Overview: Predicted 3D model of a 93-nucleotide RNA (THF (Tetrahydrofolate) riboswitch aptamer) from a Clostridiales bacterium.
């Protein structure tokens, strides 16, 4: 120099452990602020708060803090997929 690669945030499936079914969470809108491949930069998307409107699935057994279930429910663990641009890295020439 050229040619191949791997890695962000995070989506998703499977498994497993909880929470919540005495409604918290999830998801909607608005606002605030922050992280985001080793740098640079910044977009989609991601967080987090605060506020608003909305909102839900129980049965069982019968009392064990039990069993099946529910929720766009959390967390972890494999697996898959995952930053445009321009250095950087790693491998071959």
């Nucleotide at each position: 120099g050229a040619c191949a690669g791997a890695g962000u945030a995070g989506a998703u499936g499977c498994u497993g452990c909880g929470c919540g079914u005495u409604a918290a969470g999830u998801g909607u809108u608005a606002g605030u602020g922050g992280a985001u491949g080793g740098g640079a930069a910044g977009u989609u998307g991601c967080c987090a708060c605060u506020a608003a409107a909305c909102g839900a699935a129980a049965g069982g057994u019968g009392u064990g803090c039990c069993c099946u279930g529910c929720g766009g429910u959390g967390c972890a663990g494999c697996g898959u997929c995952g930053c445009a641009u321009c250095c950087g890295c790693u491998g071959u020439c």

The coordinates come from a structure-prediction model, not an experiment, and the mean pLDDT is 78. NCBI's taxonomy places the organism under Bacteria, Bacillati, Bacillota, Clostridia, Eubacteriales. It was read from a public genome assembly, where an Rfam model found it. It matches the Rfam family "THF (Tetrahydrofolate) riboswitch aptamer". Its family is annotated with tetrahydrofolate metabolic process in the Gene Ontology. About the family: Tetrahydrofolate (THF) riboswitch was first reported for Ames et al. as an RNA motif in 5' untranslated (5'-UTR)regions of folate transport and biosynthesis genes in Firmicutes genomes.